c-di-GMP-I riboswitch aptamer from a soil metagenome, 71 nucleotides, folded computationally. The model forms 94% of the base pairs in the Rfam consensus. RNAcentral holds the sequence, with entries from MGnify.

[in-house]
RNA sequence: GACAACGGCAAACCUGCGGCGACGCAGGGACGCAAAGCCAGGGGCCCCCCGCGGGUCGCCCAGCUACCGAA
Numbered sequence: 001g002a003c004a005a006c007g008g009c010a011a012a013c014c015u016g017c018g019g020c021g022a023c024g025c026a027g028g029g030a031c032g033c034a035a036a037g038c039c040a041g042g043g044g045c046c047c048c049c050c051g052c053g054g055g056u057c058g059c060c061c062a063g064c065u066a067c068c069g070a071a
Stems, first nucleotide, its partner, number of pairs: 001068001008033002013028006031058001037064002041061003044056004
């Protein structure tokens, strides 16, 4: 942190599987992303069987670790 990108990720939607659910995984698919890599510690939102429960980091912040190379 560039109207760049070797290389990379992959929203909606579809199919299959798992879950009560939020949602997850795999395949297809690209709306987007310069950390859209990891992390659920803080806030937000969401779910349930409401508890010392759970989901989401592609909502924000903190923490950790990388890639590229114009001015």